Molecule: transfer RNA
Organism: Nanobdellota archaeon
RNA sequence: GGCCGAGUAGCACAGUAGGUAGUGCGCUUGACUGUUAAUCAAGAGGUCGUAGGUUCGAGUCCUGCCUCGGCCGCCA
Repeated sequence: GGCCGAGUAGCACAGUAGGUAGUGCGCUUGACUGUUAAUCAAGAGGUCGUAGGUUCGAGUCCUGCCUCGGCCGCCA
């Protein structure tokens, strides 16, 4: 330098054809309990890596860039 994959909540991930962003753990509150834990219920938390483009509509499609991982190449 070229190619491929990944980037979504605090963490691990899902989101198959473009049409309301979700699950588990964690966190907060409540119930239960002598207390804690466990269990149950409710809730908060995201401008989906970034900047643009296409579209009525983008996590999803297109382009540049950034970060991480992998493969290949580099000398006549």